[in-house]
RNA sequence: AACUCAUCCAGACCGGUCGAGGGACGGGCCCGACGACGCCGGGGCAACCACGCGAGAUGCGACGGUGCCAAAUCCCGCGGCCACGAGCCGGAAGAUGAGUC
Numbered sequence: 001a002a003c004u005c006a007u008c009c010a011g012a013c014c015g016g017u018c019g020a021g022g023g024a025c026g027g028g029c030c031c032g033a034c035g036a037c038g039c040c041g042g043g044g045c046a047a048c049c050a051c052g053c054g055a056g057a058u059g060c061g062a063c064g065g066u067g068c069c070a071a072a073u074c075c076c077g078c079g080g081c082c083a084c085g086a087g088c089c090g091g092a093a094g095a096u097g098a099g100u101c
Base pairs, nucleotide, nucleotide: 002100003099004098005097006096007095008094013042014041015040016039017038021031022030023029025077026076027075028074043069044068045067048065049064051061052060053059073093078090079089080088081087
């Protein structure tokens, strides 16, 4: 890199540093010199894996491995339906985890 499965309307911010873009892609709409994004430190959320508790649960815990901490994956993108609305159902794409090769 590829493939399989699961989840994605909940939740969680301070300090330092840098200096112009960032929110995957296209459109929209946002965030950003009142300093975003990234990086570093600390803090936190969550509970996929591992672990512990438990008779068991779709349960409880949270030392460890990941992940995450603007906005529903920010919304839409393709198809169907429609009470025409940030509507509903499904799909694609993406992200994360676990596994396979």